Model confidence (mean pLDDT): 88 of 100. The RNA shown here (SAM riboswitch aptamer (S box leader)) has 105 nucleotides and comes from a Planctomycetia bacterium. Of the family's consensus pairs, 97% are formed in the model. It was read from a public genome assembly, where an Rfam model found it. Rfam family: SAM riboswitch aptamer (S box leader). On this family, see Stoddard et al., Structure 2010: "Free state conformational sampling of the SAM-I riboswitch aptamer domain". Rfam describes the family as follows. The SAM riboswitch is found upstream of a number of genes which code for proteins involved in methionine or cysteine biosynthesis in Gram-positive bacteria.
[in-house]
RNA sequence: UUCUUAUCGAGAGUGGCUGAGGGAAGGGCCCGACGAAGCCACGGCAACCGGUCCUGUACGGACGCUGGUGCUAACUCCCGCCCCCGCAAGGGGGAUAGAUAAGAG
Numbered sequence: 001u002u003c004u005u006a007u008c009g010a011g012a013g014u015g016g017c018u019g020a021g022g023g024a025a026g027g028g029c030c031c032g033a034c035g036a037a038g039c040c041a042c043g044g045c046a047a048c049c050g051g052u053c054c055u056g057u058a059c060g061g062a063c064g065c066u067g068g069u070g071c072u073a074a075c076u077c078c079c080g081c082c083c084c085c086g087c088a089a090g091g092g093g094g095a096u097a098g099a100u101a102a103g104a105g
Base pairs, nucleotide, nucleotide: 001105002104003103004102005101006100007099008098013042014041015040016039017038021031022030023029026079027078028077043072044071045070048068049067050065051063052062053061054060076097081094082093083092084091085090
């Protein structure tokens, strides 16, 4: 960096250093000197992989377990492209994009 598969309506923050940005990008709308991003420490959530166990053996279930990741404002913060319902406002479904995991190149 590309591909494949699965998931994305839930959940979970304090302190220190530092000091102006951040929420992927575009458009919105938000967050931010009552401290953004980043780094460090210690927590927490979840359960994708690994592990242990169970069974009715399946796309199964339980356990957070000295393991590997991930996450810890807002539905992936919302929208865009297509379809359906609707006078409209709005609602629903799908795609694209993105994120994470596991595997492959």